[in-house]
Context: one part of a larger RNA
Molecule: large-subunit ribosomal RNA, domain IV
Organism: uncultured archaeon
RNA sequence: ACUAGUUCAGGGAAAUCGGCAAAAUAGCCCCGUAACUUCGGAAGAAGGGGUCUCAGCGCUCGUGACUUUUAUAGUAUGCGAGUGCUGGGUGCAAUUACAAGGGGAUUCGGACUGUUUAAUUAAAACACAGCAGGCUGCAAAGGAGAAAUCCUUAGUAUAGCCGGCGACACCUGUCCACUGCAAGUAUCCGAAAACCUAUUCCAAUGGGUAUAAGGACUUGUAAACGACGGAGGUAACUAUGACCUUCUUAUGGUAGCGCAAUGCCUUGCCAUUUAAUUGAUGGCUUUGCCAAUGGUGUAACUCGAAUCCUGCUGUCCCGAACUUG
Repeated sequence: ACUAGUUCAGGGAAAUCGGCAAAAUAGCCCCGUAACUUCGGAAGAAGGGGUCUCAGCGCUCGUGACUUUUAUAGUAUGCGAGUGCUGGGUGCAAUUACAAGGGGAUUCGGACUGUUUAAUUAAAACACAGCAGGCUGCAAAGGAGAAAUCCUUAGUAUAGCCGGCGACACCUGUCCACUGCAAGUAUCCGAAAACCUAUUCCAAUGGGUAUAAGGACUUGUAAACGACGGAGGUAACUAUGACCUUCUUAUGGUAGCGCAAUGCCUUGCCAUUUAAUUGAUGGCUUUGCCAAUGGUGUAACUCGAAUCCUGCUGUCCCGAACUUG
């Protein structure tokens, strides 16, 4: 010096990206317990008190010789179990060792229990119940195989398969022009074979007739892939613009939310928090997000992310001593 431990005056997070690590809390009994809430919870909320031993006095239960009014009755001295009150005793300390929650407030994400990168990622990722959509009438649709055959299934639409969202609550706006999918189709395009025909015969070859799927064309379809504008003017201070005009598109972003896990400018502006805050929370918001590529909320839960308060401490001020290898 390392390693693993123990202790520390005063201060108490000033350390640090961050209370990482350590300390603290702790069992059981009694009292007491808020917002919010899906009325189940939250909750061991929080916050208090007790806990060893001796004696006395009760109470409850079991057993019970015995007694009598023989009823599942009463009771002396007892015995056993439990539970309380009062007073005394010991120690610094009574769950004395071991074992054994620190607590509270706000916000974000994911509803939840669960699953995952065996050996750097446990999560906000995956799954989930639930929601809606598509395909499928059974020799089904879908899948494996060269085939026989097999799975789904000894199932049958309250079923099976496929992709999407992801409890619950309130909701889920407009657009079918493009792309996709489905249906239709008078007409047009549209292959080989076939037929007709030209080249003196055969053949190659050329021309024509006819025509499937498909396309053109017409509809439908967005919880399909997706998309959801610009310019000018206008109210009796100014500002703003309910309103008007115009160009243009398939439709021009509705509800809700918003400097956000999404905002470049940005440490936006205002307020609260601090002595001081690129932080946190609340509000504003004309260019940000935006509605099952789900939008906004939400009790409970969480080895998730961020902030604050309290307790506590060698994290630190600032070091010191002891022990293990």